[in-house]
Predicted 3D model of a 71-nucleotide RNA (transfer RNA) from a Phycisphaeraceae bacterium. Lineage of the source: Bacteria > Pseudomonadati > Planctomycetota > Phycisphaerales > Phycisphaeraceae. Model confidence (mean pLDDT): 81 of 100. The sequence is in RNAcentral, with records from ENA.
RNA sequence: GCGGGUGUAGCUCAAUGGUAGAGCGGCGGCCUUCCAAGCCGCUGAUGCCGGUUCGAUCCCGGUCACCCGCU
Numbered sequence: 001g002c003g004g005g006u007g008u009a010g011c012u013c014a015a016u017g018g019u020a021g022a023g024c025g026g027c028g029g030c031c032u033u034c035c036a037a038g039c040c041g042c043u044g045a046u047g048c049c050g051g052u053u054c055g056a057u058c059c060c061g062g063u064c065a066c067c068c069g070c071u
Stems, first nucleotide, its partner, number of pairs: 001070007010024004018054001025043006047063005
């Protein structure tokens, strides 16, 4: 330099173009003499910039980071 892949919550992962979910975590409460466990509730995310579309995590272009391959 060229090609391919990945990027979503603090972490690990989902999501036919139509309200972004789960587990673990964090916070509060219940329970308990206290702690742990258990139960209930809350919390918070689509790498960035554009395009297409009534509507984009999803499709298209560019760009950034990481990984793999080729040279």